[in-house]
Context: one part of a larger RNA
RNA sequence: UUGGGUUUAAAGGGUGCGUAGGCGGAUUAAUAAGUCAGUGGUGAAAGUCUUAGGCUUAACCUAAGGAUUGCCAUUGAUACUGUUAGUCUUGAGUAAAGCCGAGGUAGGCGGAAUUUAUGGUGUAGCGGUGAAAUGCAUAGAUACCAUAAGGAACACCAAUAGCGAAGGCAGCUUACUAGACUAUAACUGACGCUGAGGCACGAAAGCGUGGGUAGCGAACAGGAUUAGAUACCCUGGUAGUCCACGCCGUAAACGAUGAUCACUCGAUGUAUGCGAUAUACAGUAUGCGUCCCAGCGAAAGCGAUAAGUGAUCCACCUGGGGAGUACGCCGGCAACGGUGAAACUC
Numbered sequence: 001u002u003g004g005g006u007u008u009a010a011a012g013g014g015u016g017c018g019u020a021g022g023c024g025g026a027u028u029a030a031u032a033a034g035u036c037a038g039u040g041g042u043g044a045a046a047g048u049c050u051u052a053g054g055c056u057u058a059a060c061c062u063a064a065g066g067a068u069u070g071c072c073a074u075u076g077a078u079a080c081u082g083u084u085a086g087u088c089u090u091g092a093g094u095a096a097a098g099c100c101g102a103g104g105u106a107g108g109c110g111g112a113a114u115u116u117a118u119g120g121u122g123u124a125g126c127g128g129u130g131a132a133a134u135g136c137a138u139a140g141a142u143a144c145c146a147u148a149a150g151g152a153a154c155a156c157c158a159a160u161a162g163c164g165a166a167g168g169c170a171g172c173u174u175a176c177u178a179g180a181c182u183a184u185a186a187c188u189g190a191c192g193c194u195g196a197g198g199c200a201c202g203a204a205a206g207c208g209u210g211g212g213u214a215g216c217g218a219a220c221a222g223g224a225u226u227a228g229a230u231a232c233c234c235u236g237g238u239a240g241u242c243c244a245c246g247c248c249g250u251a252a253a254c255g256a257u258g259a260u261c262a263c264u265c266g267a268u269g270u271a272u273g274c275g276a277u278a279u280a281c282a283g284u285a286u287g288c289g290u291c292c293c294a295g296c297g298a299a300a301g302c303g304a305u306a307a308g309u310g311a312u313c314c315a316c317c318u319g320g321g322g323a324g325u326a327c328g329c330c331g332g333c334a335a336c337g338g339u340g341a342a343a344c345u346c
Stems, first nucleotide, its partner, number of pairs: 004317003007300002012314001014201004021194003025088007033081002035077008049065006091191001092188003095184001097182002100179001103177007110154001115149007125136002162169002206247006215241002220236004258313006266291009295302002319346003328339004
């Protein structure tokens, strides 16, 4: 490189937008670049191949032919691809209408609970565990009541429910804002798909500056356990967890399954809309699920939400270890991230 692959064996980029590029609906005409055909020129000789011939044969030599799959010019063909001009509406989008949801951002408000503080009642324990102890408590704890402060999270509803590109999103409410879907079929008329680089978003932890700190809680301290116990259990507890702004850019970022389009037997539940008949739902559209025919698969399984049958584009894989390491480069405040070998070894 070809062939073959990527749910679980190596392998789908964390996600989106999008540049170049690749690919691209129906139809008419023109053109003739690709494409196809004819002709001419050229494609050195030697060599190779074929057929003859010459050395007694062979090697070797000689002649002719073929080949040289190419390039150039020219004359034609016009189905397909391209280009140009026009038309179309089914792809794509727009519009007005309806509708849905924890989609996003900013503000306001609420109650339960924990903790603390103050006051009251009240007295000897509380707490914790397998059992204990550390700890708290006569300076009055625990328990109960009242009041106050403050931070964080939103019980029930709650669902194999919903929304979002992914990460993710849940008390109530206001403002701003994005989107899907349904139905109309009015408008544009291929405006599309994918997408190397690029840009943006991106859980948790971590970092910087400034706040905040109720609960929880790496580190740390003490008590236990134990042969030991740098753990599991207990009592405390700092960073952090929270907010604002700025970094980081990684995860089993998982459906371990890239995006888009078309096609392919059925059953059933559910969310949202439209709803023939006419009062309760047939049907239908878009999602979210379950079971399964064919088919696929090494099997497990997948099975219209495909891992089935096809098409386009991107990403990635090529034995295990060494190693996601070294070196270099790029990014970062750092932590580290991205790119990413080889020797050697089995």